[in-house]
Model confidence (mean pLDDT): 88 of 100. The part of an RNA shown here (small-subunit ribosomal RNA, central domain) has 348 nucleotides and comes from Rhodobacter capsulatus. Its Rfam family is "Bacterial small subunit ribosomal RNA". The full RNA is in RNAcentral, with records from ENA.

Context: one part of a larger RNA
RNA sequence: CUGUGCGUCAAGCGCACGUAGGCGGAUCAGAACGUCAGAGGUGAAAUCCCAGGGCUCAACCUUGGAACUGCCUUUGAACCUCCAAUUCUUGAGGUCGAGAGAGGUGAGUGGAAUUCCGAGUGUAGAGGUGAAAUUCGUAGAUAUUCGGAGGAACACCAGUGGCGAAGGAUGCUCACUGGCUCGAUACUGACGCUGAGGUGCGACAGCGUGGGGAGCAAACAGGAUUAGAUACCCUGGUAGUCCACGCCGUAAACGAUGAAUGCCAGUCGUCGGCAGGCAUGCCUGUCGGUGACACACCUAACGGAUUAAGCAUUCCGCCUGGGGAGUACGGUCGCAAGAUUACAACUC
Numbered sequence: 001c002u003g004u005g006c007g008u009c010a011a012g013c014g015c016a017c018g019u020a021g022g023c024g025g026a027u028c029a030g031a032a033c034g035u036c037a038g039a040g041g042u043g044a045a046a047u048c049c050c051a052g053g054g055c056u057c058a059a060c061c062u063u064g065g066a067a068c069u070g071c072c073u074u075u076g077a078a079c080c081u082c083c084a085a086u087u088c089u090u091g092a093g094g095u096c097g098a099g100a101g102a103g104g105u106g107a108g109u110g111g112a113a114u115u116c117c118g119a120g121u122g123u124a125g126a127g128g129u130g131a132a133a134u135u136c137g138u139a140g141a142u143a144u145u146c147g148g149a150g151g152a153a154c155a156c157c158a159g160u161g162g163c164g165a166a167g168g169a170u171g172c173u174c175a176c177u178g179g180c181u182c183g184a185u186a187c188u189g190a191c192g193c194u195g196a197g198g199u200g201c202g203a204c205a206g207c208g209u210g211g212g213g214a215g216c217a218a219a220c221a222g223g224a225u226u227a228g229a230u231a232c233c234c235u236g237g238u239a240g241u242c243c244a245c246g247c248c249g250u251a252a253a254c255g256a257u258g259a260a261u262g263c264c265a266g267u268c269g270u271c272g273g274c275a276g277g278c279a280u281g282c283c284u285g286u287c288g289g290u291g292a293c294a295c296a297c298c299u300a301a302c303g304g305a306u307u308a309a310g311c312a313u314u315c316c317g318c319c320u321g322g323g324g325a326g327u328a329c330g331g332u333c334g335c336a337a338g339a340u341u342a343c344a345a346c347u348c
Stems, first nucleotide, its partner, number of pairs: 005318002007302002012316001014201004021194003025088002030083001034080001035077008049065006091191001092188002094185006103177007110154001115149007125136002163168001206247006215241002220236004258315006266293013297304002321348003330341004
């Protein structure tokens, strides 16, 4: 390089936007870069191949032919590709009218519960466990009633429901704001797809500065258990969890399934629209999501099956026996933790 591949055996970047590049709808007539055909030139010799010849044979030497798959010039062809140009509407976008939604950001606000504080009633236990103890309590706990403070999270509704590119996102109200779907359309006219580098977003944990701190809770302390118990259980408890700003850039970041387009039997749910029919709450049709089953087909099997892992095309990423190793060294990034890129010796 070719080739086989990437749900589960190695292998889809966590996700998007987008540069270069690659690829790209229908139509008409040009040009002729690629492409194809004819002709000419060249493609040294040797080598290789074929047919002969010479050394006793062979290796070897030698004659002739073919070939040298290439390049150049010229004459043509015009299906395909490219180029310049014409026209179009199906791809893409726009306009108008509706619609659903935990999509995002900021501000305000509500009730339940835990904890703490104050007060009342009240008396000897309360907690906790497999059983206990540490712990709290006659300085009045636990229980119960009222009042107050503060922080965090939002029961029911709730649904293989909806939204978002992914991470994710759920009390309520308001403001600002992104995307999506449907219906109509007399607009633009290929404006598209993918995307190396690049840029942005990116759970949790962690880091920096300043706040906040109710509950929970790494570390830590004590009590148990145990042969031991640096654990599981219990009582406490600090970082942290929360907010603002900045960093980190990783996850079983999973559908372990890259993005886009077209085509290929059905059945039953559900969500959001639209149209029609009537028996007015059902049916039929049709778009767009989200599920279950199941043909063809695929798969080593499991299974997948119009939301493909089917049949095809385009573009990107990635894999090449196990260990060594996602490590060392070097580079880049980071305050650090570390991240990213990424070998080899050796060994089976």